A computed fold for a 158-nucleotide RNA from an Elusimicrobiota bacterium, annotated as FMN riboswitch aptamer (RFN element). It was read from a public genome assembly, where an Rfam model found it. The source organism's lineage runs through Bacteria, Pseudomonadati and Elusimicrobiota. Rfam family: FMN riboswitch aptamer (RFN element). Rfam 15.1 lists 6,230 matches to the family in 5,120 species. The coordinates come from a structure-prediction model, not an experiment, and the mean pLDDT is 81.
């Protein structure tokens, strides 16, 4: 300096075991009592999970990016699709070392959003039940999606 493009694969895990409640069953002196059963993965002990690039040495929690959510445009009715731009959770300390919030010790945080069982109530109510509020990283679901990016192959340039 120049090619800088197509295409093909891949590309998100997680409640083990207990308590304690609440059902049922079984006996009672009605006070309860069982080495009985089921039963809440959202309740408590505790288990277990970590997406992508980068970072002088390897990261859920140091920095950006992606997916979710929101705004505006593209854009017309709506979906879709693309684009901007926003929002988006958690860390210390010590150790070796040249260099680590990353590795090793030691103690700690953190997990959107919808839905669902429980709660609980100065509420309705026809006494079935409704509302409302509080509660899940790990069940359900959007999602067998998309996606940051990964390996590869052809082409083309040097």
């Nucleotide at each position: 300096a120049a090619u800088u493009g197509c295409c093909u694969u891949c590309g998100g895990g997680g409640u083990a075991g207990g308590g304690u409640g609440c059902c049922c069953c079984c006996g009672u002196c009605a006070g309860c009592g069982g080495c009985g059963g089921g039963u809440a993965u959202u309740c408590c002990c505790g288990a277990c999970c970590g997406g992508c690039g980068g970072u002088g040495a390897a990261a859920g929690c140091c920095c950006g990016c992606g997916a979710c959510c929101c705004u505006c445009c593209g854009u017309c009715u709506a979906u879709u699709c693309g684009g901007u731009g926003g929002u988006u959770g958690a860390g210390a300390c010590g150790g070796c070392g040249a260099a680590a919030u990353u590795c090793c010790g030691u103690c700690g945080c953190c997990g959107a959003c919808g839905g669902u069982g429980a709660u609980u109530u100065u509420c309705c109510c026809a006494c079935g039940g409704g509302a409302a509020a509080u509660u899940a990283g790990u069940c359900c679901g959007g999602a067998u999606g998309a996606a940051a990016g990964a390996a590869g192959g052809c082409g083309c340039g040097c």